[in-house]
């Protein structure tokens, strides 16, 4: 220098906001997320589940069973959705 099953799907969590419910103000209409919340988004670098995937063995035509699945700092700005976001862009620029 260069590769990648540095995989892939729910659940759940930090997190996030306001569509709808609930909460507040308000005679009403309607405001208010600068309203603990339900409901809804939600992690590459969060947690766990399940499936695959390499590799060995048994068994034998498909399954079982061991081992492995590493590490991982990160901007502005852009997009979606009612809106926001550790969502997506993106393991991207960049940085070491």
């Nucleotide at each position: 220098a260069a590769a990648g099953a540095u995989g892939c799907u729910g659940c759940c969590u930090a997190g996030g906001g306001u569509u709808c419910c609930g909460g507040u103000u308000g005679a009403a209409a309607a405001a208010c997320g600068u309203c603990u919340g339900g409901u809804c988004c939600g992690a590459g670098a969060g947690g766990g589940a399940g499936c695959g995937u390499a590799c060995a063995g048994u068994a034998u035509g498909u399954a079982c069973u061991g081992u492995a699945u590493a590490c991982a700092c990160g901007g502005a700005g852009g997009g979606a959705u009612a809106a926001a976001a550790g969502c997506c862009c993106g393991g991207g620029a960049g940085a070491a």

This is a predicted structure of a 96-nucleotide RNA (Guanidine-I riboswitch aptamer) from Domibacillus sp. PGB-M46. The model forms 100% of the base pairs in the Rfam consensus. Model confidence (mean pLDDT): 84 of 100. It was read from a public genome assembly, where an Rfam model found it. Taxonomically the source falls in Domibacillus (Bacteria, Bacillati, Caryophanales, Bacillaceae).